[in-house]
Annotation: The part of an RNA shown here (small-subunit ribosomal RNA, 5' domain) has 535 nucleotides and comes from an uncultured organism. Its mean pLDDT, the model's own confidence on a scale to 100, is 81. The RNAcentral record of the full RNA draws on Greengenes.

Context: one part of a larger RNA
RNA sequence: ACGCUGGCGGCGUGGAUAAGGCAUGCAAGUCGAGCGAGAAAGUCCCUUCGGGGAGCGAGUACAGCGGCAAACGGGUGAGUACCACGUGGGUAACUUGCCUUCGGGUGGGGGACAGCCUCGGGAACCGAGGCUAAUACCGCAUAACGUUAUGCUUUCGCAUGUUAGCAUAACCAAAGGGGGGGAUCUUCGGACCUCCCGCCUGAAGAGAGGCCCGCGCCUGAUUAGCUAGUUGGUAGGGUAACGGCCUACCAAGGCGAUGAUCAGUAGCCGGUCUGAGAGGAUGGCUGGCCACACUGGGAUUGAGAUACGGCCCAGACUCCUACGGGAGGCAGCAGUCUAGAAGCUUCGGCAAUGGGCGAAAGCCUGACCGAGCGACGCCGCGUGCAGGACGACGGUCUUCGGAUUGUAAACUGCUUUCGACAGGGAUGAACGGUAAGGAAGUUAAUAACUUCUUUAUUUGACAGUACCUGGAGAAGAAGCCCCGGCUAACUCCGUGCCAGCAGCCGCGGUAAUACGGAGGGGGCAAGCGUUGUUC
Numbered sequence: 001a002c003g004c005u006g007g008c009g010g011c012g013u014g015g016a017u018a019a020g021g022c023a024u025g026c027a028a029g030u031c032g033a034g035c036g037a038g039a040a041a042g043u044c045c046c047u048u049c050g051g052g053g054a055g056c057g058a059g060u061a062c063a064g065c066g067g068c069a070a071a072c073g074g075g076u077g078a079g080u081a082c083c084a085c086g087u088g089g090g091u092a093a094c095u096u097g098c099c100u101u102c103g104g105g106u107g108g109g110g111g112a113c114a115g116c117c118u119c120g121g122g123a124a125c126c127g128a129g130g131c132u133a134a135u136a137c138c139g140c141a142u143a144a145c146g147u148u149a150u151g152c153u154u155u156c157g158c159a160u161g162u163u164a165g166c167a168u169a170a171c172c173a174a175a176g177g178g179g180g181g182g183a184u185c186u187u188c189g190g191a192c193c194u195c196c197c198g199c200c201u202g203a204a205g206a207g208a209g210g211c212c213c214g215c216g217c218c219u220g221a222u223u224a225g226c227u228a229g230u231u232g233g234u235a236g237g238g239u240a241a242c243g244g245c246c247u248a249c250c251a252a253g254g255c256g257a258u259g260a261u262c263a264g265u266a267g268c269c270g271g272u273c274u275g276a277g278a279g280g281a282u283g284g285c286u287g288g289c290c291a292c293a294c295u296g297g298g299a300u301u302g303a304g305a306u307a308c309g310g311c312c313c314a315g316a317c318u319c320c321u322a323c324g325g326g327a328g329g330c331a332g333c334a335g336u337c338u339a340g341a342a343g344c345u346u347c348g349g350c351a352a353u354g355g356g357c358g359a360a361a362g363c364c365u366g367a368c369c370g371a372g373c374g375a376c377g378c379c380g381c382g383u384g385c386a387g388g389a390c391g392a393c394g395g396u397c398u399u400c401g402g403a404u405u406g407u408a409a410a411c412u413g414c415u416u417u418c419g420a421c422a423g424g425g426a427u428g429a430a431c432g433g434u435a436a437g438g439a440a441g442u443u444a445a446u447a448a449c450u451u452c453u454u455u456a457u458u459u460g461a462c463a464g465u466a467c468c469u470g471g472a473g474a475a476g477a478a479g480c481c482c483c484g485g486c487u488a489a490c491u492c493c494g495u496g497c498c499a500g501c502a503g504c505c506g507c508g509g510u511a512a513u514a515c516g517g518a519g520g521g522g523g524c525a526a527g528c529g530u531u532g533u534u535c
Stems, first nucleotide, its partner, number of pairs: 001530004007381006013374002020337003024334003029068003034065002042056001043054004075292003085216007094209003099205008107140001109138002116130005146171008156161001176197006184191002218264003225255003230252008267289004271282004294315005317328004345371001347370003353367001354365004384414004394405004418476001421470004428462001432458010479524005484505003490519005500507002
């Protein structure tokens, strides 16, 4: 998976074939405490009935610039026999946004581009002109324990080198936002003081990654030779970094029977199954790593890119079109078609955990938490218990006496799990927020802010679920395979080498324990058989 059958619950698990094609919805946003702009409906007034105006709505919605995230999380196993993976090391050859600790700084200017307006265009989308802000962009200043160069001393190392210190020279930065405030000044904006968040620069840490090496890693010799950036060197380029990584030149090397090359197959591992073990098989779920994202190629941005839901080019396919051109990528979650023996809901919620953004409230989150469907698997429970012979009726067999079904049923007494009904009813909630206090820190300050704390209040998708209680009543709940030997379990009838059975041996040609039915029996049981696969 298939056939027959099917009461309940818990925990798991569910597209292995076509990495085939996909309708529809959702799956990555957030910040107004970075910035400029800024509606409408509705209500009222006026009106030449075309419209105009006012306050609220509302500095809200939508959109834009900017920052961070989007490289995580989620999916799949096509490719890959490879330092891909596993394990153990190295990096004196490296990088690191956010986070933590410590040091220093945050001065003064400039010019744009969207949004918006006007024009063109049928639309998607785009072109031209004009306006504007910033934590967007660009100079200048400042400059060290930073970088580079030179020189001296020094630590360590197998070596290239490296650590620390000193001197000289050159070079490189920044951005503001928010809260509160007593004097003083004020153009009434603020300056100024203070706190919080940010920004720049440096040192260290944590966590994360890059690169290199030893060992391990399937089959085939009916694949025996393979290799020209190939192997090494010099110089240069490139990279965060070593390196033929790339280029020029020079040399002729490098690998291979201890299996190179080629071909086939395959993601690898912790593990899983089996086995007394050794071993054999396997890599589904879950965790780590890798690779891929319609197919092939490419770069950009960035701390970080195989950039799944980013961009560009080419190709196949699908769709739209006003025919000029455009759009798309479920191996995300559901769902659909096809192929197939075969695998689910176009569900609920952000309540919890975790993640992104934000000062926070909060927003987003098909991650996740839950529910639904499937006896797909494992486990547990139930379908009643006790008594009951005159061994009832019926069935079957019979030597016609009886035997068996069989204490089985009826009948009597008892119990009520589970299910159905009714009532009560959780844990998972802790934070955080709000309100009112208290303490400490900071500060000029009792303000503001931060931390701790007390009281009250607020937040549950699952779910009126789990669980508990009550009443009723044996009441709603058993099938499947087998019975010749292996192998537990036997008779009758039908059939007559027919129909059929069969895992092997083999049964069947007129008394078949082997075919078909019946009675009886055996085995397992909400499952039982068959098929397939592994040991």